[in-house]
Context: one part of a larger RNA
């Protein structure tokens, strides 16, 4: 120096565990917010110096109704002190009270968490002033006062009242405005990727569409929505790469309505005085035309408000059964010989418990809240015949350019949107049927509402996993979006385990009145000993022993 064994030391794989993730079903809820919010700053504790968690100068909490029933003053974090409690505390639910500063922040500013006010009413003072409550921002809507240019005008403008009115947050889904490029096409320029991503705006618990100017083809169907098929079908397309329907079938769910207008009243303005226009109220709503009007017959269905009831929620109770033996530090393991079960789902107890504890199955249960069902009372109107007249949504439909959407890239390109320019009919009418035209056949546009079947989970609860177990599962099982970086937008870790119970080593001794050790002791175990303590691999360092050079 190897090498071999042993027997340390380092170090933290591996096992084994789980407070903590993941992805899921069923439910519920799908908003909070000027009654000041989501996020935060500063306070706040008897000892409190820090974090967390609660709370707000009433500050881990104040009052009240309910529930509970024996200890309590949260966690890290023990121990003292002081209280509180069977005259019902702590806790738990419910409705209140109070809630600094910041923050839309809103009385003015401002480098968020600060500075300065003004009116007005306490309160105190000789006053000057100081404290205290209120109230002061824009914007709209609604009433009402002042009231211009301008001659008028209840026109702008302005100021007051009154409004649980907008604003601001917020995971994903939604509709609408705007819109890329990587990329593919093996290059690339139409196309693609895509109407994606991402900006903005605007909403609800969902939204969006929705009640035929649809389709469909000589037979019909009858809103809209998602879904399976038709179908990778017909087509579109440097006919490249690529897009990619519909009709029709089947299912999930079904629901329809309301208004302009003719007519008709009432009121109110004009003025040409018997007519216009307004507003209100009746009337009316379709394609087989329908409706006004002129006749004729008849009299309460949906809906709306919601009393009262019922459920289920938001605290809760009630809830059967086992003993003795052996090992063992401990029994819930063996052995024995019972018992319950609408309860043998989980979990915890000193190893593995149906019968020991918490529970579980079933079964009750709310003074107050919320949320759905129910619906007493009140409201709330329908059916033919006539066919002279009148209504039935205009800068519309349509046209041309120029675009954009439809699976359809201009193309033989219909249908739909519309930017510019045009510009009809009026029921003897008008749209569509994929240039066009004729026939036929079939809707009725230019106002508007509408559940369900569908999307999504920041969020509450309950139960699941051939999901993960500390380099894994969230970044995050701990004081984690923290410590740390960065001017900033932004990035962003590391870190879990004594022990069945602290029984956390009393006392000796060595040592500095240390560290750290070595007895005792405690325990089943201390190489289970707290600068980390289950287990304890390998790398790496040692010590001793034998072999070797």
């Nucleotide at each position: 120096g190897g090498c071999a064994c042993a027997c340390g030391g380092u170090g933290g794989a591996u096992a084994c565990c789980u407070u903590g993730g993941c992805a899921g079903u069923a439910a519920g809820a799908g908003g909070c917010g000027a009654u000041g919010a989501a996020a935060g700053a500063c306070g706040u504790g008897g000892u409190u110096a820090a974090a967390c968690u609660g709370c707000g100068a009433u500050a881990a909490g104040c009052u009240u109704c309910g529930g509970g029933g024996a200890g309590u003053a949260g966690u890290u974090a023990a121990g003292c002190a002081u209280a509180c409690a069977u005259u019902g505390a702590u806790c738990c639910g419910g409705a209140g009270a109070u809630u600094u500063c910041u923050g839309a922040a809103u009385g003015g500013g401002g480098c968020a968490a600060c500075c300065c006010a003004a009116u007005u009413g306490c309160a105190u003072g000789a006053a000057a002033g100081u404290g205290u409550a209120a109230u002061u921002a824009c914007c709209c809507a609604u009433a009402g006062g002042u009231g211009a240019g301008u001659a008028a005008a209840g026109u702008a403008g302005c100021c007051u009242a009154u409004g649980a009115g907008g604003a601001g947050c917020g995971a994903a889904c939604g509709g609408a405005g705007g819109g890329a490029a990587c990329u593919g096409a093996a290059a690339c320029a139409u196309c693609u990727a895509a109407g994606u991503a991402c900006c903005u705006c605007c909403a609800g618990g969902a939204a969006u569409a929705u009640a035929a100017a649809u389709c469909a083809a000589u037979u019909g169907a009858g809103a809209u929505u998602c879904u399976g098929c038709a179908a990778g079908u017909a087509g579109c397309g440097g006919c490249g790469a690529g897009c990619g329907a519909a009709c029709g079938c089947a299912g999930a769910g079904u629901a329809g309505c309301c208004c302009a207008a003719a007519c008709c009243a009432a009121c109110a303005u004009g003025c040409g005085u018997g007519c216009a226009u307004g507003u209100u109220g009746g009337g009316g709503u379709u394609g087989u035309a329908g409706g006004a009007c002129u006749u004729g017959c008849a009299u309460a269905a949906a809906g709306g408000u919601g009393a009262u009831u019922u459920u289920g929620u938001u605290a809760g109770g009630a809830g059967a059964a086992g003993c003795g033996u052996c090992u063992g530090g401990g029994a819930a393991g063996u052995c024995g010989c019972a018992c319950c079960a609408u309860a043998g789902g989980g979990g915890g107890u000193g190893a593995a418990a149906g019968u020991c504890c918490c529970g579980u199955a079933u079964c009750c249960g709310a003074a107050g809240g919320c949320a759905a069902a129910u619906g007493a009372a009140c409201u709330g109107g329908g059916c033919g015949a006539g066919u002279a007249u009148c209504c039935u949504g205009a800068g519309u439909a349509g046209g041309a350019c120029g675009g954009g959407a439809c699976a359809c890239g201009u193309g033989a390109a219909a249908c739909c949107c519309u930017g510019u320019c045009u510009g009809a009919a009026u029921c003897u009418g008008g749209g569509a049927g994929g240039a066009c035209c004729a026939c036929c056949u079939u809707c009725c546009a230019a106002g508007g509402c509408u559940a369900a079947a569908u999307a999504c989970u920041a969020c509450u609860u309950a139960c699941u996993g051939a999901c993960c177990g500390a380099u894994a599962g969230u970044g995050a099982a701990c004081a984690a979006g923290u410590a740390c970086c960065g001017u900033g937008a932004g990035g962003g870790a590391a870190a879990g385990g004594u022990g069945a119970a602290a029984a956390g080593a009393a006392c000796c001794c060595c040592g500095a009145u240390g560290a750290g050790g070595g007895g005792a002791g405690u325990g089943a175990a201390a190489u289970a000993g707290a600068a980390u303590c289950u287990u304890g691999a390998a790398a790496c360092c040692g010590u001793g022993u034998g072999c070797u050079u």

This is a predicted structure of a 549-nucleotide part of an RNA (large-subunit ribosomal RNA, domain I) from an uncultured Oligoflexia bacterium.
Its mean pLDDT, the model's own confidence on a scale to 100, is 85.